[in-house]
């Protein structure tokens, strides 16, 4: 000096918040949904979770 590994800390996992768990990134990387078409553009669609639980927002149905 380089590579690898470990520890601590921080960050991320298509729309909000909290708790728990999991994964990933930290040499600026993890991450940034799906479908169709004439695909450098146009059109259509699902989900507040990475997963579970709760709350909030939204949507659908029923009752008062």
């Nucleotide at each position: 000096c380089a590579a690898u590994u470990c520890c601590c800390a921080g960050g991320g996992g298509a729309u909000g918040a909290a708790g728990c768990u999991c994964c990933c990134c930290u040499u600026c990387g993890a991450c940034c949904g799906c479908c169709c078409g004439g695909c450098g553009c146009g059109g259509g669609c699902u989900g507040a979770u990475a997963g579970c639980u709760u709350c909030u927002a939204c949507u659908u149905c029923g009752c008062c």
This is a predicted structure of a 64-nucleotide RNA (Fluoride riboswitch aptamer (crcB RNA motif)) from a Thermoplasmata archaeon. It matches the Rfam family "Fluoride riboswitch aptamer (crcB RNA motif)". Rfam links the family to the GO terms positive regulation of gene expression and response to fluoride. Taxonomically the source falls in Thermoplasmata (Archaea, Methanobacteriati, Thermoplasmatota). The coordinates come from a structure-prediction model, not an experiment, and the mean pLDDT is 79.